The RNA shown here (transfer RNA) has 76 nucleotides and comes from Thermoflexus sp. Its Rfam family is "tRNA". Rfam links the family to the GO term triplet codon-amino acid adaptor activity.
């Protein structure tokens, strides 16, 4: 330098064919318990990496950029 894939909640990840975002864990509150853990109920938490485009409508499609992972190649 080239190619492929990935980037969504604090962490790990879903999200099918474009109709507007979820789970588990963690965190907070409550219930239960003599108490703790476990269990149960509820709650908060998101510029969907950034910018632009297409569209009535974009996490989803297209282009560019950034970061990450893997592979390939060149020079010495």
């Nucleotide at each position: 330098g080239c190619c492929a894939c990935c980037u969504u909640a604090g962490c790990u990840c879903a999200g099918c064919c474009g109709g507007a975002a979820g789970a588990g864990c963690a965190c907070c509150c409550g219930c239960c318990u003599c108490g703790u853990a476990a269990g149960c109920g509820g709650g908060g938490g998101g510029u969907c990496g950034c910018g632009g485009g297409u569209u009535c409508g974009a996490a989803u499609c297209c282009c560019g950029c950034a970061g990450g992972u893997g592979g390939c190649u060149c020079c010495a």